The RNA shown here (c-di-GMP-I riboswitch aptamer) has 84 nucleotides and comes from Pullulanibacillus camelliae. Its mean pLDDT, the model's own confidence on a scale to 100, is 88. The model forms 95% of the base pairs in the Rfam consensus. The source organism's lineage runs through Bacteria, Bacillati, Bacillota, Bacilli and Pullulanibacillus. It was read from a public genome assembly, where an Rfam model found it.

RNA sequence: AUUCAGAAAAGGCAAAUCUUUCGAAAGAGAGAGACGCAAAGCUACAGACCUAAAGGAAAUUCCCAUGGUGGCUGAGCUACCUGA
Numbered sequence: 001a002u003u004c005a006g007a008a009a010a011g012g013c014a015a016a017u018c019u020u021u022c023g024a025a026a027g028a029g030a031g032a033g034a035c036g037c038a039a040a041g042c043u044a045c046a047g048a049c050c051u052a053a054a055g056g057a058a059a060u061u062c063c064c065a066u067g068g069u070g071g072c073u074g075a076g077c078u079a080c081c082u083g084a
Stems, first nucleotide, its partner, number of pairs: 003084004012037002017032006035071001041077003045074003048069003055063003
C1' cells in the first nucleotide's frame, strides 16, 4: 500500500417523538432527543417503495414524476482503529 474480518479502544452518526420553518403532499432544514448503525460518510445510475400539485381520463375515483426515500436493495466514490 492492497484485500478480508470486526472483539476491543478512541471517537462518529442519529430513528421515533416534540418545537419551528419550507412544501400540494411525500418529505426535507434547524434545535432538543436516542431506536439503532462498521460506512446510518457522499452520489438518485438501476430496481423497489412513498406522494400526486399540475396534467389526463371512463371523474367525490383512477392514472401519472418532472417531486421524494442513501436509515429499502444493488452499484459507484471516499474513510478511523485493530487483527489476519